[in-house]
RNA sequence: GAAAAAGCCAAACUCACCGUAAGGUGGGGACGGAAAGCUACGGGUCUCAAGGAAAGAGAUGGCCGGGUUGCC
Numbered sequence: 001g002a003a004a005a006a007g008c009c010a011a012a013c014u015c016a017c018c019g020u021a022a023g024g025u026g027g028g029g030a031c032g033g034a035a036a037g038c039u040a041c042g043g044g045u046c047u048c049a050a051g052g053a054a055a056g057a058g059a060u061g062g063c064c065g066g067g068u069u070g071c072c
Base pairs, nucleotide, nucleotide: 001072008033009032013028014027015026016025017024018023031062037068038067039066041065042064043063044060045059046058047057048056
């Protein structure tokens, strides 16, 4: 990060499996993405349980910030 090239990832939906759930993994699919690589550290959202409030256990990196690595 203006234009371009070569590649990369893959939303919704859908099939199979796993999970109480949020959701995850794999196949199909392509809305998008320049960190849509990694990391739950801070905030947000969501689930479970609880419920007066809080505390608790989880999910989300394709919600934002931080950290870290990195292609052209």
Molecule: c-di-GMP-I-GGC riboswitch aptamer
Organism: soil metagenome